A computed fold for a 72-nucleotide RNA from a Candidatus Altarchaeaceae archaeon, annotated as transfer RNA.
[in-house]
RNA sequence: GGGCUGAUAGAUCAGUGGUAGAUCGCUGCAUUCGCAAUGCAGAGGCUCCGGGUUCGAAUCCCGGUCAGUCCA
Numbered sequence: 001g002g003g004c005u006g007a008u009a010g011a012u013c014a015g016u017g018g019u020a021g022a023u024c025g026c027u028g029c030a031u032u033c034g035c036a037a038u039g040c041a042g043a044g045g046c047u048c049c050g051g052g053u054u055c056g057a058a059u060c061c062c063g064g065u066c067a068g069u070c071c072a
Stems, first nucleotide, its partner, number of pairs: 001071007010024004018055001026042005048064005
């Protein structure tokens, strides 16, 4: 320098154009003498950045940044 893959909640990841979810973690309550486990409830996201297409974009297209991987 070129090819490919990826970037979504604190962490690990889903989400194939129509109000963004799961598990773990976190907070509160119940339970316990107390803790853990368990049950219930809740908080936490303008979806990496900038444009484009569309009535409508996390999703499609273009450019950029960062990370991984392969080639030279």